[in-house]
Context: one part of a larger RNA
RNA sequence: GGACGAACGCUGGCGGCGUGCUUAACACAUGCAAGUCGAGCGAAGCGUACCGGGUAGUUUACUAUUUGGUAUGACUGAGCGGCGAACGGGUGAGUAACACGUGGGUGAUCUACCUGGAAGACGGGGAUAACAGUUCGAAAGGGCUACUAAUACCCGAUGAACCCGGACUUCAACUGUUGUUAAUGCGUAAGUAUUAGCAAGAGUUGAAGUUCGGGCAAAGGAUUUUUCGCUUUCAGAUGAGCCCGCGUCCCAUUAGCUAGUUGGUAGGGUAAAGGCCUACCAAGGCGACGAUGGGUAGCCGGUCUGAGAGGAUGGACGGCCACACUGGGACUGAGACACGGCCCAGACUCCUACGGGAGGCAGCAGUGGGGAAUUUUGCGCAAUGGGCGAAAGCCUGACGCAGCGACGCCGCGUGAGUGAAGAAGGCCUUCGGGUUGUAAAGCUCUGUCUGGGGGGAAGAUAAUGACGGUACCCCCGGAGGAAGCCCCGGCUAACUACGUGCCAGCAGCCGCGGUAAGACGUAGGGGGCGAGCGUUGUCC
Numbered sequence: 001g002g003a004c005g006a007a008c009g010c011u012g013g014c015g016g017c018g019u020g021c022u023u024a025a026c027a028c029a030u031g032c033a034a035g036u037c038g039a040g041c042g043a044a045g046c047g048u049a050c051c052g053g054g055u056a057g058u059u060u061a062c063u064a065u066u067u068g069g070u071a072u073g074a075c076u077g078a079g080c081g082g083c084g085a086a087c088g089g090g091u092g093a094g095u096a097a098c099a100c101g102u103g104g105g106u107g108a109u110c111u112a113c114c115u116g117g118a119a120g121a122c123g124g125g126g127a128u129a130a131c132a133g134u135u136c137g138a139a140a141g142g143g144c145u146a147c148u149a150a151u152a153c154c155c156g157a158u159g160a161a162c163c164c165g166g167a168c169u170u171c172a173a174c175u176g177u178u179g180u181u182a183a184u185g186c187g188u189a190a191g192u193a194u195u196a197g198c199a200a201g202a203g204u205u206g207a208a209g210u211u212c213g214g215g216c217a218a219a220g221g222a223u224u225u226u227u228c229g230c231u232u233u234c235a236g237a238u239g240a241g242c243c244c245g246c247g248u249c250c251c252a253u254u255a256g257c258u259a260g261u262u263g264g265u266a267g268g269g270u271a272a273a274g275g276c277c278u279a280c281c282a283a284g285g286c287g288a289c290g291a292u293g294g295g296u297a298g299c300c301g302g303u304c305u306g307a308g309a310g311g312a313u314g315g316a317c318g319g320c321c322a323c324a325c326u327g328g329g330a331c332u333g334a335g336a337c338a339c340g341g342c343c344c345a346g347a348c349u350c351c352u353a354c355g356g357g358a359g360g361c362a363g364c365a366g367u368g369g370g371g372a373a374u375u376u377u378g379c380g381c382a383a384u385g386g387g388c389g390a391a392a393g394c395c396u397g398a399c400g401c402a403g404c405g406a407c408g409c410c411g412c413g414u415g416a417g418u419g420a421a422g423a424a425g426g427c428c429u430u431c432g433g434g435u436u437g438u439a440a441a442g443c444u445c446u447g448u449c450u451g452g453g454g455g456g457a458a459g460a461u462a463a464u465g466a467c468g469g470u471a472c473c474c475c476c477g478g479a480g481g482a483a484g485c486c487c488c489g490g491c492u493a494a495c496u497a498c499g500u501g502c503c504a505g506c507a508g509c510c511g512c513g514g515u516a517a518g519a520c521g522u523a524g525g526g527g528g529c530g531a532g533c534g535u536u537g538u539c540c
Base pairs, nucleotide, nucleotide: 001540002539003538004537006536007535008534009533010532013412014411015410016409017408018407019405020404021370026368027367028366030365031364032363035083036082037081040080041079044076045075046073047072048071049070050069051068052067053066054065055064056063057062090323091322092321099248100247101246102245103244104243105242106241109240110239114236115235116234117233118232119231120230122156123155124154125153132145133144134143135142136141162215163214164213165212166211167210168209169208170207171206172205173204174203175202177200178199179198180197181196182195183194184193185192186191220228221227222226249295250294251293256286257285258284261283262282263281264280265279266278267277268276298320299319300318301317302313303312304311305310325346326345327344328343329342348359349358350357351356376402378401379400380399384398385396386395387394388393415445416444417443418442425436426435427434428433449481451476452475453474454473455472459467484529485528486527487526488525489510490509491508495524496523497522498521499520505512506511
């Protein structure tokens, strides 16, 4: 000098765009943050229409009311079922690791929804929730009995695509055998051994094709003629799993570490290779090119600084990872070992009829606490995006906006011109004057921002605007409502007076102050920056 998610002091007019718990991954009151589909399903309720019965008033056909049945619905809230809830949002505790970055591999793999191709959907069956009855319990929540439906569940058939097994053919890799060639070793030689190449036939494994045997599918709905679905399979797209090379902090005052440990065989397991797991066999594997141990830490794109090399850093935004009160576990599912799911254990909080139950803000707001320090219990689904739905639409604290904070960056304003009697006042003075100073007053103007009034968007269109009567435009008024902070001994730009008297105090370094202090305090004057200015902290 530059920088900051800053804090502190004094001061503070407006706008735009950003940004805001760095500490206790401390504990959390309250509300909201994930639902949706009636065009999968049955029953119930409610409304309406029609039909029948009862009661009351009566003009014998109407009105009111009640009850049963049928039909119907932009209706209601539970239940079964489907899809979603694995996304989106938060945090950085853990992790020195294939976690991340980068480049490869998967002939070792999976992929719901979406796109394209091929083929198909035949027949049958038994339950169960809801509802009803009954029962236990304070509650949370259950038990029993009886009934019912489906795109819920089950069985059979079909399948030549798919899966499993067998046979044959072709190809590839590997293993050992025989023959042969070459080189080398041993040998006087015949010969023999090793390695490499070629050929033959054999075995093992894998891939492709043909064939045989076995196995595995399905669901309907709406509308009335099309559409949304369903099943199997191939391919794509997207997403994910796994493996490998290289790179990634400090301590050697950490030097040895390791028994599923290292490898093999066989098996199990997984979507999938693998000690991932098990049995048996061998005795290996890692390490001064730093193993093991300890400390610290999420990694990167980037960001800050610097001429660069480098150093420092990883807040906001984007990618990846990890975590969800602490520890462990699996279930469901295409996908989780699952923040607002389940089970077990623990700590904590709450309810209780003491038998037993309920909970998890590192989602958005908000509270307490900690701290130098960090915001509203706001508005809206109008836009963008997401879930469900055929759609209308519903949900969405993602998101879009508004609010608060000079926390940062940028822009604007606090007036402009004229004005010498160089006024008054202040300060200094050699008492002549100098300075504040064109500064003020006065005169002539302007109207940004602000204040009042009127109009009023784009963003979104077929319609729908939270922002918002906002931005913006027009009119009116009046210089009115808007300047401070630090410094003035040298470094370093800016000097005098008074007070004080090694006191009170200053200070980044050198150093000032003990009676004329340009260094302390105040005043006048001056310098610097300016809605800021200084101080502190940290990094280069």